[in-house]
């Protein structure tokens, strides 16, 4: 960079011990116990088999990935609307190449 998805799902478990939710802004989570590492777990992108002539289904789980909150919300635009609703975009996250 290209390109696919991002409202579903997953622990009353060991360790470790103060910080974690990308960054800003704001809500939040956090010693009833955080980041992280171990174990479970979850889905099934890639991957294997099967079935299928497009595309697709199925069944497995090797490789990724995940595992509070819609990517937890907003920042820019368009619509209707008075400090809201709701669609896109941007940035971000993860596959694939």
């Nucleotide at each position: 960079c290209u390109u696919a998805u991002c409202a579903a799902g997953a622990g009353c478990g060991g360790u470790g011990g103060a910080g974690g939710g990308a960054a800003c802004g704001g809500c939040c989570c956090g010693a009833u116990g955080a980041a992280g590492c171990c174990c479970g777990g979850c889905a099934a992108c890639c991957u294997g088999c099967g079935u299928g002539u497009a595309c697709g289904c199925g069944c497995a789980a090797g490789g990724u990935g995940c595992u509070a909150a819609a990517u937890c919300c907003g920042g820019c635009g368009g619509u209707a609307g008075u400090g809201u609703a709701u669609c896109g975009a941007a940035a971000g996250a993860u596959g694939a190449g």
Molecule: SAM riboswitch aptamer (S box leader)
Organism: uncultured Lawsonibacter sp.